Source information
The prediction has a mean pLDDT of 77. This is a predicted structure of a 380-nucleotide RNA (Bacterial RNase P class A) from a Frankiaceae bacterium. The model forms 96% of the base pairs in the Rfam consensus. The organism belongs to Frankiaceae, within Bacteria. Rfam family: Bacterial RNase P class A. The family's RNA type in Rfam is ribozyme. It was read from a public genome assembly, where an Rfam model found it.
RNA sequence: CGAGCCGGCCGGGCGGCCGCGUCGGGUGGUGCUUCGGCACCGCCCGCCGAGGAAAGUCCGGGCUCCACAGGGCAGGGUGGUCGGUAACACCGACCCGGGGUAACCCGCGGGACAGUGCCACAGAGAACAGACCGCCCGCGACUCCGGUCGCGAGCAAGGGUGAAACGGUGGGGUAAGAGCCCACCAGCGUUCGAGGCGACUCGAGCGGCUCGGCAAACCCCACCCGGAGCAAGGUCAGACAGGGAGCGUUCGAGGGCGGCCCGCCCGAGCUCCCGGGUAGACCGCUGGAGGUUGUCGGCAACGGCAGCCCUAGAGGGAUGGUCGCCGCUCGCACCCUCGGGUGCGAGGCACAGAACCCGGCUUACAGGCCGACUCGUCCG
Numbered sequence: 001c002g003a004g005c006c007g008g009c010c011g012g013g014c015g016g017c018c019g020c021g022u023c024g025g026g027u028g029g030u031g032c033u034u035c036g037g038c039a040c041c042g043c044c045c046g047c048c049g050a051g052g053a054a055a056g057u058c059c060g061g062g063c064u065c066c067a068c069a070g071g072g073c074a075g076g077g078u079g080g081u082c083g084g085u086a087a088c089a090c091c092g093a094c095c096c097g098g099g100g101u102a103a104c105c106c107g108c109g110g111g112a113c114a115g116u117g118c119c120a121c122a123g124a125g126a127a128c129a130g131a132c133c134g135c136c137c138g139c140g141a142c143u144c145c146g147g148u149c150g151c152g153a154g155c156a157a158g159g160g161u162g163a164a165a166c167g168g169u170g171g172g173g174u175a176a177g178a179g180c181c182c183a184c185c186a187g188c189g190u191u192c193g194a195g196g197c198g199a200c201u202c203g204a205g206c207g208g209c210u211c212g213g214c215a216a217a218c219c220c221c222a223c224c225c226g227g228a229g230c231a232a233g234g235u236c237a238g239a240c241a242g243g244g245a246g247c248g249u250u251c252g253a254g255g256g257c258g259g260c261c262c263g264c265c266c267g268a269g270c271u272c273c274c275g276g277g278u279a280g281a282c283c284g285c286u287g288g289a290g291g292u293u294g295u296c297g298g299c300a301a302c303g304g305c306a307g308c309c310c311u312a313g314a315g316g317g318a319u320g321g322u323c324g325c326c327g328c329u330c331g332c333a334c335c336c337u338c339g340g341g342u343g344c345g346a347g348g349c350a351c352a353g354a355a356c357c358c359g360g361c362u363u364a365c366a367g368g369c370c371g372a373c374u375c376g377u378c379c380g
Stems, first nucleotide, its partner, number of pairs: 001376004006371005012326007020049002023046010051351001055362002058360005063229004070262004075225005080094005095109001096107004110220002115218002117214003132159002134155002137152006167185006186210001188207008233283004242274006254266003290309008327349002329346007
């Protein structure tokens, strides 16, 4: 210098004017008052006022309510190992498999000798297989003496189909062949030794010689899971008008109890139809598994300790508009030491916007900055 790979960060800046929301202070008015104040409406001043994803609402939790009595079935989820965490389907490290020269990346990564099932098309045959072409032997017929055809028996080496054909190479063996036998290799099982917390790895020996794939098919195994959600839930205020039918009160409706069953508890009301009324305020509400700096432990995720910081809480739902300068991009012109500089102009500066809160994942994103590492080439 070129190509690549991984991670982190920013995501317009400053100022003027106008505007909006919460809160605090001041002030004017109205209402209430236990005379201390309180509430509402307006004006002035001040502080603060979106994001890395606030998004999708996919997963996990906090919080709230369902009467903290449970058990079983059903259902759902997770799935290499060891850690991290409040928890997770997240994160870290490692193992195994695959890809890359490498940095590094990818894996929905338990079990296919528990059972059932499936394997399109092609093909003879798709799983305790099979014989289309072929090879070999016997018999018979024919013969141009090379063979050909038919029948019977053997074989699976070679050909062919396929994503996949029941180990591979070589030798022996045979009529032809075949793990039929042998050597080596691969694979499986098993014994022993070594390393590791473990997944697993390495080495030596033995065995039968060989066992296909799919579990995101049912299923099996291990572990986990109660439901609903801030319109949760609570407080206050306010409005209205009842009528009818059915079931039930220990022979018990209905409910807690989430889909079912058992079991336990509460239990006098419950359901439907017609008609009528309300749609306000406050709390929950933002200080929290919080952020950040240092240090210690750890390979890391993360954790301990100490210091510092406070940073939106709306409810028709604020966080905006405009102007100037600067930055970035593009176009034109000029200069030029060819790297850039100057001037003018234009347009643009993404994706997107809190609504109970947090941890993740996923998706969207103009442009830019920083760092670690790998490979190649050249120079010293």